[in-house]
The RNA shown here (transfer RNA) has 74 nucleotides and comes from a Candidatus Cloacimonadota bacterium. It was read from a public genome assembly.

């Protein structure tokens, strides 16, 4: 230098032939419950889908640049 892959919540992924409110588990928060803890219930927080532009009526998702990771070829 080229070529390929991932990037979605505080951690771990899920979701890609474009469809109207982005999910789940753990983690934290409050409440049940207990004599206290633990562990068990319930609820409610948390997200500008790694950034900019763009294509459409509509983007996590399609394209194009860029940045970080990770392989791979000289």
């Nucleotide at each position: 230098a080229c070529c390929c892959c991932u990037g979605u919540a505080g951690c771990u992924c899920a979701g890609u032939a474009g469809g109207a409110u982005a999910g789940a588990g753990c983690a934290g928060u409050a409440c049940c419950c207990u004599c206290c803890u633990a562990a068990g219930g319930u609820a409610a927080a948390g997200g500008u889908c790694a950034g900019c532009c763009g294509u459409u009526c509509g983007a996590a998702u399609c394209g194009g640049c860029u940045c970080a990771g990770g392989g791979g070829u000289g």